[in-house]
RNA sequence: AUGAUAAUAAGGGGAGAGAACGUUUCAUUUGAUGAUGUCUCAAACGGAACGUCGCCGAAGGAGCAAGCGCACGACGUGAAUCUCUCAGGCAAAAAGACUCUUAUUGGACG
Repeated sequence: AUGAUAAUAAGGGGAGAGAACGUUUCAUUUGAUGAUGUCUCAAACGGAACGUCGCCGAAGGAGCAAGCGCACGACGUGAAUCUCUCAGGCAAAAAGACUCUUAUUGGACG
């Protein structure tokens, strides 16, 4: 300084795919023609643990093309919103790569 790449903070935008199923257990509610020991049985709803099948890619993680390097190989290095789906996720909310605005930091080229 008409201040690059970038970092931080606040705010805005921001996709996909199961409110799946089973077992066990806990709590609550309701019902009983059971029982009178606050127990038993049944149902509903919710939580937790474990398991099964299906699915998604945009936290994170992993894989690689050109190029580059060498000891020239089944080598190293090497990007993504691509690929995988380990992790994560599959109503809403939250999260969310990425992106926009503002502020601050910083100081590359010239």
Annotation
Predicted 3D model of a 110-nucleotide RNA (Glycine riboswitch aptamer) from Salipaludibacillus aurantiacus. NCBI's taxonomy places the organism under Bacteria, Bacillati, Bacillota, Caryophanales, Salipaludibacillus.